[in-house]
RNA sequence: GGUUGCAACAUCCCCGUGGGUUGGGCGCAGGUCAAUCUCUUCCAAAUGAGAGCGAUCUACGCAGUGAAUCCACUGCAACC
Numbered sequence: 001g002g003u004u005g006c007a008a009c010a011u012c013c014c015c016g017u018g019g020g021u022u023g024g025g026c027g028c029a030g031g032u033c034a035a036u037c038u039c040u041u042c043c044a045a046a047u048g049a050g051a052g053c054g055a056u057c058u059a060c061g062c063a064g065u066g067a068a069u070c071c072a073c074u075g076c077a078a079c080c
Stems, first nucleotide, its partner, number of pairs: 001080007013066001014064001016073007023065001025062003029058005036051004
C1' cells in the first nucleotide's frame, strides 16, 4: 500500500462518521373516486351546486426510519 472481517468507545441492549439510492413512518398542500348529508326545483324523480366517513395518487417537509444497498472516511484485527 492492498484485501477481508469487525465496531471497542455508546445514559438497558442495538447503533463508528458523513453522503447517495430504493422502500417505510409522521406532517402539510393539491388531484381523483366516493358512503352520506344540505340547498335549489310546485310534489316526486332527474339535474345542478356545496360539504364529505373512507380509499387512492402526486409533490414538499421532518426524524435514533432498530430496513436494505452503494461510495468515502475513522478505529481494531487478520492476511497478501

NadA riboswitch from an Acidobacteriota bacterium, 80 nucleotides, folded computationally. Its mean pLDDT, the model's own confidence on a scale to 100, is 80. It matches the Rfam family "nadA riboswitch". It is annotated as a small RNA. A reference for the family is Huang et al. (2020), "Structure and ligand binding of the ADP-binding domain of the NAD(+) riboswitch", RNA. The organism belongs to Acidobacteriota, within Bacteria.